A computed fold for a 143-nucleotide RNA, annotated as FMN riboswitch aptamer (RFN element).

RNA sequence: AGAGAUCUUCGGGGCAGGUGAAAUUCCUGACCGGCGGUGAUGCUGCAAAGCGAGCCCGCGACUCCCCCAAGCCGAUCACGGCAGGGGACUGACCUGGUGAGAAUCCAGGGCCGACGGUAAAGUCCGGAUGGGAGAAGAUCGCC
Numbered sequence: 001a002g003a004g005a006u007c008u009u010c011g012g013g014g015c016a017g018g019u020g021a022a023a024u025u026c027c028u029g030a031c032c033g034g035c036g037g038u039g040a041u042g043c044u045g046c047a048a049a050g051c052g053a054g055c056c057c058g059c060g061a062c063u064c065c066c067c068c069a070a071g072c073c074g075a076u077c078a079c080g081g082c083a084g085g086g087g088a089c090u091g092a093c094c095u096g097g098u099g100a101g102a103a104u105c106c107a108g109g110g111c112c113g114a115c116g117g118u119a120a121a122g123u124c125c126g127g128a129u130g131g132g133a134g135a136a137g138a139u140c141g142c143c
Base pairs, nucleotide, nucleotide: 002142004140005139006138007137008136009135010134015029016028017027018026030123031122032113033112034059035058036057037056042051043050044049054111055110063088064087065086066085067084071082072081073080074079093109094108095107096106097105115126116125117124
C1' cells in the first nucleotide's frame, strides 16, 4: 500500500404575493438539486493537492413480485414480520460562444422531480427517531 472481516460516526435542499370560505397544492413570480464515476490535455496552485454535470453513465430512496437452509422477533412445527439475496419499475437539454476537440466550461433559453393526506404539492404534513447510495475513522487479519 491492497483484497477481506468486525465496529463507530456521519450521511438532502427549497416560498413570497394574488384569488378564494378554504390553496406554501391553483395563478404570477421565486427557490432547491443526495451518492459514485467521467472530468474537455480544463481551472486554481511553486508544489503537494484542490475544484469542476439535477437533465452523460451508474446507484440510492417509494411501490410491486420472487427466493429465503443459516440471523433477529413473534408464534410453536403450519407459519408471519424484519433482516438478507434476486428481479420489475425508475424523471429531465437544447441553442450559441471559445476551442483541434464540448454530454461537464462560458452565455442564453428550456425541462425534471415517488407514494399517502389536503383546494390539484419537487418546496407543507405523514410513513420516517425509518431506510439509504456512500463518506470518514478504528480494530483484526492475510500476502